[in-house]
Predicted 3D model of a 65-nucleotide RNA (Fluoride riboswitch aptamer (crcB RNA motif)) from an Actinomycetota bacterium. Of the family's consensus pairs, 100% are formed in the model. Its mean pLDDT, the model's own confidence on a scale to 100, is 76. Lineage of the source: Bacteria > Bacillati > Actinomycetota.
RNA sequence: UUGGUGCCCGGCGAUGGGGCUCGCCGCAACCGCAGCACCUCGCUGCUGAUGGCUCCUACCUCGUU
Numbered sequence: 001u002u003g004g005u006g007c008c009c010g011g012c013g014a015u016g017g018g019g020c021u022c023g024c025c026g027c028a029a030c031c032g033c034a035g036c037a038c039c040u041c042g043c044u045g046c047u048g049a050u051g052g053c054u055c056c057u058a059c060c061u062c063g064u065u
Base pairs, nucleotide, nucleotide: 009026010025011024012023013022016056017055018054019053020052021051032046033045034044035043036042
C1' cells in the first nucleotide's frame, strides 16, 4: 500500500415519529402500481403513514350529536 473477515459508527428500505426485528449501502443503498403520451419534460387514476410486527399522530370517506 492492497485485499479479506469481524466489530463499531452513520445512512437507506414510495407520505411524520417511537420500540423490536430483517435486509441493503459506505456517496451508495432508496424514490409504489396501472393507463395515455413519449426523444425528453408531462397528464390521469389507484393503493400504502411499516421492508415486517406494534404503538402514537396526521389525513380522507360515511354516520350521529